Predicted 3D model of a 517-nucleotide part of an RNA (small-subunit ribosomal RNA, 5' domain) from a Minisyncoccia bacterium. Model confidence (mean pLDDT): 82 of 100.
Context: one part of a larger RNA
């Protein structure tokens, strides 16, 4: 002098952009973060139209057992006609909760605990795998038994669970077929498939091979922090050979065999640490760092195992063990915030239980479209960086008041007052553009901005003044009470302590601690 994810003191107008748990990978209430398709599947419940069906009721006409009878007139019940909609029903459309089945869910989002290593960067390989997507060849034929929802029964307090019966599929299995597939020198053997939508044309799938693209798995040579007061260290250890295992190589495994393999070019041990792109200083060499943003890596309370699956040994799956919580009928169950908010705790210290799926991007979808704390936005926080503003012009009897004083005056100082003009932030109204592309079409902004015009002065302040170091006078105090980065002041005239009043530096800021050059 630069620098910080920074904190503390004092102050404190506005706006962009950024950026904010560095400590306890400590414990966590409450909400959300992974769902999606009815164009794969059977059933349910609702609502709307519609298609028959028409109960009960009530109306009217015709009639009438009877009932009173003078005429007339009541009337049970029965016949046709309307009304009238219960009920059942046929179809189409939407809607909702569960199941079955597909794809996703292995991304994306957090944290740095372990790791000194093929963990990372960098250079070279290939015994390998790669769902969805491109290309390119070919094919999709006949049967079948299940199992969840449902139904019936029981058991549990609850989580949940047992039996029996039926039932569908783009769910399972069998058979056929088999060329590019696999095994084998050959012969020859062996492996598949599924439909849906649509009047139709087709569209969307499915099987099998085949290149490609993307991801990836594995090996490899070099680089990668400290201690020698760590000096030897190693039995699956090193290497063969046979077999298992893998998507592959390979002590990855197991057996036999040999006895090796590493080490002062630092083996082993132990202590720290994710790593890298990059970042901060420096004229460089270098040093120090590893926050945001990006690649890789690892881990999801803690330890272990597999399961489905193209991919996991799988944060919001599963199964076990351990702590730790929490629920209960005491028998038994239930959870994991290093996802996005928020609580507690430790700590000098680190934010909203917000709003939108408009846009960029993801899952699932023929698609409308659903989800999306990813993501875009808005809130706090001077925590950084940058930008602007707290007015400009005139205004001397140099106005009062402070302070200084040789009492003359001097200074604060055009500063203030006043006059005159403007008018940033705001406040209201009115126009209006962009992020905006999607879609047939209608429409569809979660936040943000610009311009007129009326009205509007709200907003300085922290450290310093012997010397280094820019800026001095009075009083007080008396080696006290105090300063201080360094020498160092301060013991009765202190430019060094407190106070005033001037002045000096930077200014929404200033100082002071920590750290690195």
């Nucleotide at each position: 002098g630069g620098a910080u994810g920074a904190a503390c003191g004092c102050u404190g107008g506005c706006g962009g952009c950024g950026u904010g748990g560095a400590u306890a990978a400590g414990g966590c209430a409450u909400g959300c973060a992974a769902g999606u398709c009815g164009a794969g599947c059977g059933a349910u419940u609702c609502g709307u139209g519609u298609u028959u069906u028409g109960a009960a009721a009530u109306u009217g006409u015709u009639u009438g057992a009877g009932a009173u009878u003078a005429c007339a007139u009541c009337a049970a019940g029965a016949a046709c006609a309307g009304u009238g909609g219960a009920u059942g029903u046929u179809c189409a459309c939407g809607a909702g909760g569960a199941g079955c089945g597909g794809c996703g869910a292995a991304c994306g989002a957090g944290u740095u605990a372990g790791u000194a290593a093929c963990a990372c960067c960098u250079u070279g390989g290939u015994a390998c795998g790669u769902a969805c997507c491109u290309c390119a060849a070919a094919g999709a034929c006949g049967g079948g038994c299940a199992c969840a929802g449902c139904u019936c029964g029981c058991c549990g307090a609850a989580a949940g669970g047992c039996g029996g019966g039926g039932u569908a599929a783009u769910u399972c299995c069998c058979g056929a077929u088999a060329g590019u597939c696999c095994c084998g020198c050959a012969a020859g053997g062996g492996u598949a498939a599924a439909g849906u939508c649509g009047c139709a044309a087709g569209a969307c799938g499915c099987u099998u091979u085949g290149a490609g693209a993307u991801c990836g798995g594995c090996c490899u040579a070099g680089g990668c922090c400290c201690g020698a007061u760590c000096a030897g260290c190693u039995a699956g250890u090193u290497g063969g050979u046979a077999a298992g295992g893998u998507a592959a190589c390979g002590g990855c495994u197991u057996a036999c065999c040999a006895a090796g393999g590493c080490u002062a070019u630092g083996a082993c041990c132990g202590g720290u640490a994710g790593g890298g792109g990059a970042g901060g200083u420096g004229a460089g060499a270098g040093c120090c760092u590893g926050a945001c943003c990006c690649c890789c890596a690892a881990c999801g309370a803690c330890a272990a195992g597999a399961c489905u699956g193209a991919g996991a040994c799988a944060c919001g799956g599963c199964u076990u063990g351990u702590a730790c919580a929490c629920c209960u009928a005491c028998g038994g169950g239930u959870g994991g915030c290093a996802g996005c908010a928020g609580u507690c705790g430790a700590g000098a210290a680190u934010a909203u239980u917000c709003g939108a799926c408009a846009a960029u991007g993801g899952g699932c979808g023929a698609a409308a479209g659903c989800c999306u704390g990813a993501u875009c936005g808005a809130g706090c926080g001077a925590c950084g960086c940058c930008g602007c503003g707290u007015g400009c012009a005139g205004g001397a009897u140099g106005a009062a008041g402070g302070c200084c004083u040789u009492c003359g005056g001097g200074u604060u100082g055009u500063a203030a007052a006043c006059u005159g003009c403007g008018g940033u932030a705001g406040u209201a109204a009115c126009a209006u553009g962009a992020c905006a592309a999607u879609g047939c079409a209608a429409a569809u902004g979660a936040g943000u901005g610009u311009g007129u015009u009326a009205c509007g002065g709200a907003a300085a302040g922290a450290g310093g003044u012997g010397g280094g170091u820019a800026a001095c006078u009075a009083c007080g105090u008396g080696c006290c009470a105090g300063c201080a980065c360094c020498a160092g002041c301060g013991g009765u005239a202190a430019a060094a302590c407190g106070u005033a009043g001037a002045c000096c530096u930077c200014g929404a800021g200033c100082g002071u601690u920590a750290u690195c050059c």